[in-house]
């Protein structure tokens, strides 16, 4: 990078550095943002996809691997995208 598959109306943030954008893409809307955006780091938290333990046909736990922590993937249209697991 390609393919398959599951999920995407629930849930969960503080600090430091940083210094103007951000909400994945196009258009339109709306919203967040100098009472500090993106990004990085530290600590914390949520969740339960995989592993482990437990359980024994699906319960619990949260140690490990990921993921996530404004608003329904922010909403509409289009096309899609994100994350997990698996395969080539």
């Nucleotide at each position: 990078c390609u393919c398959u598959u599951a999920u995407c109306a629930a849930g969960a943030g503080u600090g430091a550095c940083g210094g103007a954008g951000g909400g994945a893409c196009a258009c339109a809307g709306c919203c967040c943002u100098a009472u500090g955006a993106a990004g990085u780091c530290a600590c914390g938290g949520c969740a339960a996809c995989c592993u482990g333990c437990u359980a024994u046909u699906g319960u619990g736990u949260a140690a490990g691997g990921u993921g996530c922590c404004a608003a329904u993937u922010c909403c509409g249209u289009g096309g899609a995208g994100a994350u997990g697991a698996g395969a080539a």